[in-house]
RNA sequence: CGUAGGGUAGCGAGCCUGCAGUCGGGUGGUCGCCUCAAGUAACUUGCACCUUUGCUGACGAGCGGUGCGCGGUAGAGUCAUGCCUAGGAAUCUGCCUACACGGGGGGGACAACGUUCCGUAACAAACGCGAAUACCGCAUACGUCCUACGGGAGAAAGUGGGGGACCUUCGGGCCGCUCGCUAUUAAAUGAGCCUAGGUCGGAUUAGCUAGUUGGUGAGAUAAUGCCUCACCAAGGUACGAUCCGCAACUGGGCGGAGAGGAUGAUCAGUCACACUGAAACUGACCCAGGGUCAACACUUCUAUGGGACGCAGCCGUGGGGAAUAUUGGACAAUGGGCGAAAGCCUGAUCCACCCAUGCCGCGUGUGUGAAGAAGGUCUUCGGAUUGUAAAGCACUUUAAGUUGGGAGGAAGGGCAGUAAAUUAAUACUUUGCUGUUUUGACUUUACCGACAGAAUAAGCACCGGCUAACUCUGUGCCAGCCGCCGCGGUAAUACUGAGGGUGCAAGCGUUAAUCGGAAUUACUGGGCGUAAAGCGCGCGUAGGCGGUUUGUUAAGUUGGAUGUGAAAGCCCCGGGCUCAACCUGGGAACUGCAUCCAAAACUGGCAAGCUAGAGUACAGUAGAGGGUGGUGGAAUUUCCUGUGUAGCGGUGAAAUGCGUAGAUAUAGGAAGGAACACCAGUGGCGAAGGCGACCACCUGGACUGAUACUGACGCUGAGGUGCGAAAGCGUGGGGAGCAAACAGGAUUAGAUACCCUGGUAGUCCACGCCGUAAACGAUGUCAACUAGCCGUUGGAUUCCUUGAGAAUUUAGUGGCGCAGCUAACGCAUUAAGUUGACCGCCUGGGGAGUACGGCCGCAAGGUUAAAACUCAAAUGAAUUGACGGGGGCCCGCACAAGCGGUGGAGCAUGUGGUUUAAUUCGAAGCAACGCGAAGAACCUUACCUGGCCUUGACAUGCUGAGAACUUUCCAGAGAUGGAUUGGUGCCUUCGGGAACUCAGACACAGGUGCUGCAUGGCUGUCGUCAGCUCGUGUCGUGAGAUGUUGGGUUAAGUCCCGUAACGAGCGCAACCCUUGUCCUUAGUUACCAGCACGUUAUGGUGGGAACUCUAAGGAGACUGCCGGUGACAAACCGGAGGAAGGUGGGGAUGACGUCAAGUCAUCAUGGCCCUUACGGCCAGGGCUACACACGUGCUACAAUGGUCGGUACAAAGGGUUGCCAAGCCGCGAGGUGGAGCUAAUCCCAUAAAACCGAUCGUAGUCCGGAUCGCAGUCUGCAACUCGACUGCGUGAAGUCGGAAUCGCUAGUAAUCGUGAAUCAGAAUGUCACGGUGAAUACGUUCCCGGGCCUUGUACACACCGCCCGUCACACCAUGGGAGUGGGUUGCACCAGAAGUAGCAGAGUAAGAGGCCAGGCGGGAGACUACACACGGAGAGUUACGG
Repeated sequence: CGUAGGGUAGCGAGCCUGCAGUCGGGUGGUCGCCUCAAGUAACUUGCACCUUUGCUGACGAGCGGUGCGCGGUAGAGUCAUGCCUAGGAAUCUGCCUACACGGGGGGGACAACGUUCCGUAACAAACGCGAAUACCGCAUACGUCCUACGGGAGAAAGUGGGGGACCUUCGGGCCGCUCGCUAUUAAAUGAGCCUAGGUCGGAUUAGCUAGUUGGUGAGAUAAUGCCUCACCAAGGUACGAUCCGCAACUGGGCGGAGAGGAUGAUCAGUCACACUGAAACUGACCCAGGGUCAACACUUCUAUGGGACGCAGCCGUGGGGAAUAUUGGACAAUGGGCGAAAGCCUGAUCCACCCAUGCCGCGUGUGUGAAGAAGGUCUUCGGAUUGUAAAGCACUUUAAGUUGGGAGGAAGGGCAGUAAAUUAAUACUUUGCUGUUUUGACUUUACCGACAGAAUAAGCACCGGCUAACUCUGUGCCAGCCGCCGCGGUAAUACUGAGGGUGCAAGCGUUAAUCGGAAUUACUGGGCGUAAAGCGCGCGUAGGCGGUUUGUUAAGUUGGAUGUGAAAGCCCCGGGCUCAACCUGGGAACUGCAUCCAAAACUGGCAAGCUAGAGUACAGUAGAGGGUGGUGGAAUUUCCUGUGUAGCGGUGAAAUGCGUAGAUAUAGGAAGGAACACCAGUGGCGAAGGCGACCACCUGGACUGAUACUGACGCUGAGGUGCGAAAGCGUGGGGAGCAAACAGGAUUAGAUACCCUGGUAGUCCACGCCGUAAACGAUGUCAACUAGCCGUUGGAUUCCUUGAGAAUUUAGUGGCGCAGCUAACGCAUUAAGUUGACCGCCUGGGGAGUACGGCCGCAAGGUUAAAACUCAAAUGAAUUGACGGGGGCCCGCACAAGCGGUGGAGCAUGUGGUUUAAUUCGAAGCAACGCGAAGAACCUUACCUGGCCUUGACAUGCUGAGAACUUUCCAGAGAUGGAUUGGUGCCUUCGGGAACUCAGACACAGGUGCUGCAUGGCUGUCGUCAGCUCGUGUCGUGAGAUGUUGGGUUAAGUCCCGUAACGAGCGCAACCCUUGUCCUUAGUUACCAGCACGUUAUGGUGGGAACUCUAAGGAGACUGCCGGUGACAAACCGGAGGAAGGUGGGGAUGACGUCAAGUCAUCAUGGCCCUUACGGCCAGGGCUACACACGUGCUACAAUGGUCGGUACAAAGGGUUGCCAAGCCGCGAGGUGGAGCUAAUCCCAUAAAACCGAUCGUAGUCCGGAUCGCAGUCUGCAACUCGACUGCGUGAAGUCGGAAUCGCUAGUAAUCGUGAAUCAGAAUGUCACGGUGAAUACGUUCCCGGGCCUUGUACACACCGCCCGUCACACCAUGGGAGUGGGUUGCACCAGAAGUAGCAGAGUAAGAGGCCAGGCGGGAGACUACACACGGAGAGUUACGG
């Protein structure tokens, strides 16, 4: 490598089993072996074959007996013909047991078998032979059954073993034993029947029932009974009939503290079923799973004529399904059937196989081991963790493996011996004992020994909270997770992966289901004022409950006893497997039911009483209680008449409307309808709804008082019944006012509304319906008990001081309040307190008080009353905030009163938008927009284009070289590149070192890249508003409250008083700076009064220290003083003095917090991103664009002004890279010049408005100055894009600005100039300075913002909140729907298999009768009855309704 063979897997074809038999000691027979005798053939005693006798063993098919009603499977049906518990009487019972009686004598058949024969087969047919423990008569009858009490009826079978005498046809008879047989009784076992109680849901099932309920008589049955028939009566059901749905029941198992709940696998008891539905036969028992008959459906064989079949037995196959095993071994044990027994049969059973399906036990190692290895993960880079874990070292060997030994489950059976029982018997048989032999599927058993080696053996879920266990990475509301809450939108302990950890472990997790928690159906054990929940209110039936005394009873109740409550299970104590699971012995328990006995308190029954509950009679009282009839006045409206004239009416304002045809107004008269002012009142009456002028009549109830009477007559109340606002409906009246609908006018974006003018139903009456309301006290009725105080209505009693009196009591009706209750609010003798009786109602929100069905209604509609689906909430009470076109108090240039602006013009500047290569970025209502930017020509600069660099422009470390540095030239736009000159420094222990430059490699640098929603820091804003909190205490279940609210007062939570609060902190105020007055000290560069000198003039000079000023220190102002007000306070008002008066003016100073406010581009910083680029260098460009829009400013529009000339007075600053004087030049910007100044010394530097004059004369100007042209100056490397300024010329818009809007309360607004920062240059901006210098504030109604108290809230992202409805599209669930298909069932019919009963009857062994008839018995087929199963077909017509 490979044939044959073997194993495994796949494919294809074919076939099919066993589960109930057994008995030959019932029988005819069949087969074998052995033996005796006789015969036959061949022949030598002998062998072989056949027939026969005897003995012995076995048996196919058949007759016969017995069993197959057991055992095994599954739960379709069944809510009672079932089951469970306890009872009962009218019954049967094979085999087994017991007591007793028999077992005599005869007869004729049918199978098998033989012959013939039909059919494919299944299976038949005819004739003949012929046995029995098969079958049939006769005889007999202790007991049995029937009876009219005279009597009558009815049995049987033998077999096996043994044997002395006697008999024999030699088979036997006979005797005895065993097993059987017949009849009867009893017991046991099993079965049938009856009764009571218990046994699921639906009333949106309320009527059902005619053999139905009962009785009498008969039949049938093993037996009672309407089980069946005839007749008679009219019953059974609300304590749930009937109907529909679902379902085998129980012991028990689960779960629970228990009570309850849900459940009925394994094991055990009962029932029912065997393809579907029906029926009987046989039999002790069946209406029979492996029997029969017929019918339907399915499958199947066939020769097409006819047949066969029933795994819900064990295994196996297919299908279905999320899913469930071997076509195994053995009867060795236990049990069953048959048998005398051996034995045979037994998919019952015992075992084995498969499956972690469950329970239990065991293993996968043990000890040591720090270099805390490597690797992994994390990291603050130090380390930590995995982790004694591993490795290493030293041990052990259970389980698995190999090998050897080896129990127990075995009791029995056979044979032999022996003893007893039995017997006439030493025989047979049985039993005991002894000996011997034999029986194991499991089994390679359990168990024990030996061998080898850590060797062969760990997973699953989870790690946000519940809930034990944490980090990193990836992802970026994606992918995904989720039991509930929820997680994920660029730092996810929640997704995914990893490391680590936690839990359990040969398992772990998920899914499904049940109970618990759930007091969330509440019996134990809940509720109903506002959370869900009291019927709108009475009367009253059934029912439930019921005062007091005595007697009796014993149903309830209590105690005891007895029976039962199967076993198993649970529990307790033991025992056996090495333990356990498991098995097993005993006990307890099974809380139940029944019977008997006892007790008599309580409940019930019965009887007799009582008067406290309830009621009746009598005398009074109050009242919008109800009904009917009548009467009255005011008012509205209409009509008539008079007077009278232009309006009336109506509204926020109007209009529609009415009115010269005479309104409104006014006077008189008339008509008609409705309602009854004042009194009038948390007053009265009524059951509630409700009731209101006065009078009369009829009538209900309540209250008070004193006596008499009845004697529990009571309370509640499912169904039932009556009353029941308003609106609405029907019929007929009535109709003044009001007024849905409707019309018109207004309002409005619209206005189908609110307002106005009209106006119909209706409102009113009579009769009849409806039957509902926030029908409310959101509180059912009745009764009892439990602190009070103050009103009020109706009575009564007592007292006196007789009053508008007081006290007491009773029935109502109110307020407050204790205990108690309540989630709180609140209730509180009129309970929501404490109890009792009865009824009604509730069980998350929505769907929905809806659909369907029923009932009621004329209708409208009412009543009863769901589900699918959907959500994780809905709700109550209270708390803190916020909000309100709620309230009260107060403040602020908030309004008002004023002054000046913006918005219109031109320009400047910022923003948006647009454009662009780029127009860098940020800021966005107030609180972005002359903001970052205190100053973009280059630089800045972050942007764009192009050219370059890559350890880099900058930092640290390493190596090598060189001092550093510097001169000059070339190329280039420059960065840069190339060339070139000079130069060798400092320290040193002589080794070298420090600084600097260049080159190289790597760690790294670098980033104005992203995220301000990851952050620090800083800032804005509410707001310089007066608030924000804490400790302890107290109150409240709590959130929280109190303090902090209240009365005053203040700028102020400032202060005082009060006070369950007392104190304290951060804020306010003060302390700080500046300014206003004075004093002291000090006088140079500032000053100059007095004294001198000097100058054209000037503090210029000597000198001075007074003044101004400078800058140090002090004083001063505190409601301190006086008066008034106030609460004897705080404080306020006025006054004095004072420079200043009530925080003197100004500044700095910004509580707890809000806005995810602003800033990653000042800076810092986490994470992410880029790394020959998003870093760096350079040149040029851009940030300066320009149809437009907005913000902030400047200049103006002019005469309070412009222009020209002249004359005054500041403050605060800056200056050496600077300020720059005098002088000179230029019209000017400026140039030149150089003195002085590091500054109270010099300079910038003339302040301007003002004032004094002149001119202009209301005009687009002598206003205004934009724009443009020309010419210049300055800064700067550079002025084109893109600077400022000067001169000349040009001379735009604009004649005071729409809606709207801003600032300001005194040295303020307004107006006028001056300076500084930034800066080379470049302000109309910003910051500072002074000059001149007003008006007004009655006041808090309104707008805006804010503070305190209070109130409402469905808001809490907090009103920029929340939230409602239609419509459009898609989808889901449900109702209706012309209809249509299927299932189930009732009723009346048609037809009718098998079967049973009845009737007639061909034919006919044994019996009987008789010698004659098939008359009796038996009997194929036909007919009738029962009518069942299967099958078939039906509900029409009219009317009504749709």

Source information
Small-subunit ribosomal RNA from Pseudomonas sp. Oh-1.0.2, 1442 nucleotides, folded computationally. Its mean pLDDT, the model's own confidence on a scale to 100, is 82. It matches the Rfam family "Bacterial small subunit ribosomal RNA".